[in-house]
C1' cells in the first nucleotide's frame, strides 16, 4: 500500500432549544450528544431537496445537500508489504 480501532493520545457532533441569516431548500454561532476509522476536505457523478417560467405535473435554469450513495485529495494511532 493493505487492513482495522483491541490498546493509547485524541477528534467530530444527530435530533431538539436560542440567536442571526436566505423567497426557500438550507446555512453560521452557543448549548447539547444520535452516533461516527476519515462524520477531515472537494459539489465531480447520481440521488434528494428549494426557488424560477406556468394553476399542477414534467422538462430547463439557478441554488442546497460531503453526516444520502459513489468518486478525488489528505490525514493520527495500531498492524504491515
Nucleotide at each position: 500500500a493493505u487492513u482495522g480501532a483491541a490498546a493509547a493520545a485524541g477528534g467530530c457532533a444527530a435530533a431538539c432549544c436560542a440567536u442571526c441569516u436566505g423567497u426557500g431548500a438550507u446555512g453560521a454561532u452557543g448549548g447539547g450528544a444520535c452516533g461516527c476509522a476519515a462524520a477531515a476536505c472537494u459539489a465531480u457523478g447520481g440521488g434528494u431537496c428549494u426557488a424560477u417560467u406556468a394553476a399542477u405535473a414534467u422538462u430547463a435554469u439557478a441554488g442546497a445537500u460531503u453526516g444520502c450513495c459513489a468518486a478525488g485529495u489528505u490525514a493520527c494511532c495500531a498492524u504491515g508489504a

Background: The RNA shown here (c-di-GMP-I-GGC riboswitch aptamer) has 81 nucleotides and comes from Halanaerobium sp.